[in-house]
Predicted 3D model of a 502-nucleotide part of an RNA (small-subunit ribosomal RNA, 5' domain) from Streptomyces microflavus. NCBI's taxonomy places the organism under Bacteria, Bacillati, Actinomycetota, Streptomycetaceae, Streptomyces. Its mean pLDDT, the model's own confidence on a scale to 100, is 86.

Context: one part of a larger RNA
RNA sequence: GGACGAACGCUGGCGGCGUGCUUAACACAUGCAAGUCGAACGAUGAAGCCCUUCGGGGUGGAUUAGUGGCGAACGGGUGAGUAACACGUGGGCAAUCUGCCCUUCACUCUGGGACAAGCCCUGGAAACGGGGUCUAAUACCGGAUAACACUCUGUCCUGCAUGGGACGGGGUUAAAAGCUCCGGCGGUGCAGGAUGAGCCCGCGGCCUAUCAGCUUGUUGGUGAGGUAGUGGCUCACCAAGGCGACGACGGGUAGCCGGCCUGAGAGGGCGACCGGCCACACUGGGACUGAGACACGGCCCAGACUCCUACGGGAGGCAGCAGUGGGGAAUAUUGCACAAUGGGCGAAAGCCUGAUGCAGCGACGCCGCGUGAGGGAUGACGGCCUUCGGGUUGUAAACCUCUUUCAGCAGGGAAGAAGCGAAAGUGACGGUACCUGCAGAAGAAGCGCCGGCUAACUACGUGCCAGCAGCCGCGGUAAUACGUAGGGCGCAAGCGUUGUCC
Numbered sequence: 001g002g003a004c005g006a007a008c009g010c011u012g013g014c015g016g017c018g019u020g021c022u023u024a025a026c027a028c029a030u031g032c033a034a035g036u037c038g039a040a041c042g043a044u045g046a047a048g049c050c051c052u053u054c055g056g057g058g059u060g061g062a063u064u065a066g067u068g069g070c071g072a073a074c075g076g077g078u079g080a081g082u083a084a085c086a087c088g089u090g091g092g093c094a095a096u097c098u099g100c101c102c103u104u105c106a107c108u109c110u111g112g113g114a115c116a117a118g119c120c121c122u123g124g125a126a127a128c129g130g131g132g133u134c135u136a137a138u139a140c141c142g143g144a145u146a147a148c149a150c151u152c153u154g155u156c157c158u159g160c161a162u163g164g165g166a167c168g169g170g171g172u173u174a175a176a177a178g179c180u181c182c183g184g185c186g187g188u189g190c191a192g193g194a195u196g197a198g199c200c201c202g203c204g205g206c207c208u209a210u211c212a213g214c215u216u217g218u219u220g221g222u223g224a225g226g227u228a229g230u231g232g233c234u235c236a237c238c239a240a241g242g243c244g245a246c247g248a249c250g251g252g253u254a255g256c257c258g259g260c261c262u263g264a265g266a267g268g269g270c271g272a273c274c275g276g277c278c279a280c281a282c283u284g285g286g287a288c289u290g291a292g293a294c295a296c297g298g299c300c301c302a303g304a305c306u307c308c309u310a311c312g313g314g315a316g317g318c319a320g321c322a323g324u325g326g327g328g329a330a331u332a333u334u335g336c337a338c339a340a341u342g343g344g345c346g347a348a349a350g351c352c353u354g355a356u357g358c359a360g361c362g363a364c365g366c367c368g369c370g371u372g373a374g375g376g377a378u379g380a381c382g383g384c385c386u387u388c389g390g391g392u393u394g395u396a397a398a399c400c401u402c403u404u405u406c407a408g409c410a411g412g413g414a415a416g417a418a419g420c421g422a423a424a425g426u427g428a429c430g431g432u433a434c435c436u437g438c439a440g441a442a443g444a445a446g447c448g449c450c451g452g453c454u455a456a457c458u459a460c461g462u463g464c465c466a467g468c469a470g471c472c473g474c475g476g477u478a479a480u481a482c483g484u485a486g487g488g489c490g491c492a493a494g495c496g497u498u499g500u501c502c
Base pairs, nucleotide, nucleotide: 001502002501003500004499006498007497008496009495010494013369014368015367016366017365018364019362020361021327026325027324028323030322031321032320035070036069037068040067041066043064048059049058050057051056077280078279079278087204088203089202090201091200092199093198096197097196101193102192103191105189106188107187108186109143110142111141112140118133119132120131121130122129123128149172150171151170152169153168154167155166156165157164158163178185179184206252207251208250213243214242215241218240219239220238221237222236223235224234225233255277256276257275258274259270260269261268262267282303283302284301285300286299305316306315307314308313333359335358336357337356341355342353343352344351345350372402373401374400375399382393383392384391385390406443408438409437410436411435412434416429419426420425446491447490448489449488450487451472452471453470457486458485459484460483461482467474468473
C1' cells in the first nucleotide's frame, strides 16, 4: 500500500447493487416451511330444480374423513465429524442399478376372498385404542397365455483377462386395471435411450519423529453366504502373510474444490456470499417402506434434556423461514406474494411451495450524486498573531445575478404477461421506477493529523506534573511532540483506531 462476512470511537443527506451469528453443532415459546388427485374407490351428501298427503321423496352434485396412487430421498439449513477414494483430476465396470420421461415390439384374458371408512358395543384423563358386523377399487390373492426374461445345451464370431456377442434346441417361472367429457388418460412384459446413482483404480493437496515400529479378518487362497454388484463385506477351513524413514502406526488441526485476497511473477494466505461434491439433522444404534433413504419437519430402541398427566401413562427435537433466551466486540422482520422463475400432485381448472420473487432494518461493503454556480475589496465586523507599521482568516462573508440535481409537494404513470381462462379478467414489488409541473439556496460536513519518518506552525496554559507515543522519542519555566485556540495539511458521508492476511 492492498484486502475484510469485521468490530470500536466521532460524525452522518440521497440512491442503485450486493451483503449481514465468524462465538454456544447452546437451549428453544409461537406461527408457518409438503402436499396433491373425486377423471382409481366405497361412503358423505350443501345450494339449486321438480313433486309433495308438508312427514318427506326425486334430481343434482358442492364438500370432504377414509382406502388407493404419486410426491414426501427434491428443494432449504449447517460444517459437528472426517487426513478418507471425502474431495479434485484422469480413467475403468466384460462387476452394476435407475421411478417419472423418450423409442421399438408384444399384450391388457378369466376368477376369488378380504380390510378401512360406515353402523353397533366398549376401554382410557389424554395420547390412543379393543370387539362385532357390512362394503368398493387402478388395494390384495389365484388361474390362463407367452418371450429376445431365467436356466441347461449345440454351432459360429470376437476381446487385454475373468469373458462377451449372434443364431438354434430342451426345460422353468413370473404379467396386467381400469377410468373417461369418447378426444384420450392409463396398466403389463422385453429390449434400447436419456437422466440420476453405486463400486474400483492412477495421480494431487496440512503440521508433528519430543509418535519408529504397526497389524489377527490382520495379508492371501479355496468354498459358501450376502448384495443391484466386485470384494474379508461376512463366515468356515488353509497358508503366514501385509504395511513402514519414498514416514507406516500414533498425536494435533481441518469439510474438499471452482474460486477469493495479495503479489511483477514465483509464491503466500483464505475457502464468507455464488456454484459443484461430501457429511450431519438432540446424542448413540437399528432396520422398515420404496426406483431411490438407513430418511432434518418418518418408524423402533437406548440416553440426556424439556413439557402434559386424573400418577395408570403420554408428548417433543428450528444446523428450514421469522422470532426468543444465552454466549459474544458483533450480525436483521415473529413482513408481502405465489404476479414471475422453478418444484410436487392433477387430464385440466387449480391447490401447495418461508424454494423463489420482493419489501423492512444496518454507511457492513462497492459505485454514483448532492450539500450550490458566477460575480463580488472598503480586502468590512469578529477571531488569531504582531516588530503595533501591520499580517492572516479571505472572495471567504455580506451584497448582486443565476440554477434547482437530490430531498419535498402536486398531476400522469409502466415494462416485467410468456401463460391461464369461454369470457370478464389476472403484478407481491407499487401508485414503485419513470415523465411533467411548483416553490425556494432553500433541508444536507465531518473526521484524522501538523517533531522526523510524513503533507501541514504559531500563541497561550502546564512545568519529568498532567499527559503523548507506530518507531526514534517528547514534558524538569519561552514545548512547532502534552492541553486549548487560531491557522494549515489530508481524506470526505465518511474519517480514524483495533484485529487478521499478503